[in-house]
Molecule: SAM riboswitch aptamer (S box leader)
Organism: Triticum urartu
RNA sequence: UGCUUAUAGAGAAAGGCUGAGGGAUUAGACCCGCGGACGCCUUAGCAACCUGACGCAUGUCAAGGUGCUACAAUCUACCCGUUCGUAACGAAGGGAAUGAUAAGCG
Numbered sequence: 001u002g003c004u005u006a007u008a009g010a011g012a013a014a015g016g017c018u019g020a021g022g023g024a025u026u027a028g029a030c031c032c033g034c035g036g037a038c039g040c041c042u043u044a045g046c047a048a049c050c051u052g053a054c055g056c057a058u059g060u061c062a063a064g065g066u067g068c069u070a071c072a073a074u075c076u077a078c079c080c081g082u083u084c085g086u087a088a089c090g091a092a093g094g095g096a097a098u099g100a101u102a103a104g105c106g
Stems, first nucleotide, its partner, number of pairs: 001106007013043005021032003026077004044069003049065002051062004073098001078095003082092004
């Protein structure tokens, strides 16, 4: 860095350093942020994809490899039919695309 598959419901933060932006990307909205966000480090924790033990098995337990620890993949954008409301148009729903994480392959 590419491909495939699966998942996104819930859960889990303190301290130190730094110092202006951040919530993946573009635009708009919304939110967080000098009462210090984001990021990095340490410690702690959450979860259980891979892994290990047990089991015929559904599974149970552990926590070694990852991951994660604001709301929250925040909403809208592209497509779809139905319902509802509307003056224009919009709302609830599904899907796609994109991104994220894991596992496998290259």